[in-house]
This is a predicted structure of a 95-nucleotide RNA (Glycine riboswitch aptamer) from Anaerobacillus alkalilacustris. RNAcentral records the identical sequence in 2 taxa.

RNA sequence: AAGACUACUGUGGGAGAGAAUGUAAUAAUACGUCACCGAAGGGGCAAAUCUUUAAAAGAGAUGAAUCUCUCAGGUAAAAGGACCGCUGUAGGACA
Numbered sequence: 001a002a003g004a005c006u007a008c009u010g011u012g013g014g015a016g017a018g019a020a021u022g023u024a025a026u027a028a029u030a031c032g033u034c035a036c037c038g039a040a041g042g043g044g045c046a047a048a049u050c051u052u053u054a055a056a057a058g059a060g061a062u063g064a065a066u067c068u069c070u071c072a073g074g075u076a077a078a079a080g081g082a083c084c085g086c087u088g089u090a091g092g093a094c095a
Base pairs, nucleotide, nucleotide: 005091006090007089008088010086011085012084013083018034020033021032022031023030024029035075036074037073041071042069043068044067048062049061050060051059052058
C1' cells in the first nucleotide's frame, strides 16, 4: 500500500568567491605565487550506544549535517554543482 523511504533515467530550478598575477612569444594550456569561496568528493565531532569495572570514575570504540577543515575542487560566461520539484523504472515499510 491512494506507497514511507531508497537507487537510477529524463527534465526544470540551483549559491559563494580573482576575467588576479609571474614564466613559457600566449588567447587556449602547463607550472608557480598571493588572495578568496564551500554546495562534487574527502577529513573532523555532539548527544547517545557499546567495551572495560561489582558499580562509579577514567580510558577506548562506534557516532550526523547545508556544522567545521579546505586535502581535493572552485573564484566572467559556459561547464560543474550539494540540494529541491516533476516524470518514469526497480524495490517495498514505515510515517
Of the family's consensus pairs, 90% are formed in the model. The source organism's lineage runs through Bacteria, Bacillota, Bacilli, Bacillaceae and Anaerobacillus. Its Rfam family is "Glycine riboswitch aptamer". Rfam links the family to the GO term glycine biosynthetic process. The family has 44 seed sequences and 9,425 matches in Rfam 15.1. From the family's description: This family represents the bacterial glycine riboswitch.